[in-house]
C1' cells in the first nucleotide's frame, strides 16, 4: 500500500412572514426540514432498519406507587398522473400527503424535555492485530 477483523471518536434537518385570540414559533394562510441500508438510475411517503411507543423475563434501587438499566419479543406514518429512458413508485413537469412519546395561559415535524442518552449504519479519523 490493500484486504479483513477488534477497539475508539465522529455522524438529523426545519417557525419565517401575516391572522384571529386575554393567551399560540401549538389554531388559520403561505412558507421551511426529511437519518441509514437496499434497489436496473439518485426515494421522507417501493423493501427493509434504527428511534419512539407497548409487553415478558431478569438485576438493582425505592417513600412499595414505582424507577432505572439489560435481555427478548411486539408495534410503528404518507404517492399518484404525465414525460424521458434498455431500465426510475427514485430522475423531470405538476398535484397530493406523512411525521413517537411528555410539556405548554391554547391543540407542537419545526419550542421546551428525557437527550452531555440511544441507535441503524458509513468508514471520513485514529490505534492495534492478522494476511498478501
Nucleotide at each position: 500500500g490493500u484486504a479483513c477483523g477488534u477497539g475508539c471518536u465522529c455522524c438529523g434537518g426545519g417557525g419565517u412572514c401575516g391572522g384571529u385570540g386575554a393567551a399560540a414559533u401549538u389554531c388559520c394562510g403561505a412558507g421551511c426540514c426529511g437519518g441509514c441500508g437496499g434497489u436496473g438510475a439518485c426515494a421522507g411517503c417501493c423493501c427493509g432498519c434504527g428511534a419512539c411507543c407497548c409487553g415478558g423475563c431478569c438485576u438493582c434501587c425505592c417513600u412499595c406507587g414505582g424507577g432505572a438499566g439489560g435481555u427478548c419479543g411486539g408495534u410503528u406514518g404518507a404517492u399518484c398522473u404525465g414525460g424521458u429512458g434498455g431500465a426510475a413508485c427514485u430522475c423531470c413537469a405538476g398535484g397530493g400527503c406523512c411525521g413517537a412519546c411528555g410539556g405548554u395561559c391554547a391543540a407542537a415535524g419545526u419550542c421546551c424535555g428525557g437527550a452531555u442518552g440511544g441507535g441503524a449504519g458509513g468508514a471520513a479519523g485514529c490505534a492495534c492485530g492478522u494476511g498478501c
The RNA shown here (FMN riboswitch aptamer (RFN element)) has 132 nucleotides and comes from Krasilnikoviella flava. The coordinates come from a structure-prediction model, not an experiment, and the mean pLDDT is 79. NCBI's taxonomy places the organism under Bacteria, Actinomycetota, Micrococcales, Promicromonosporaceae, Krasilnikoviella.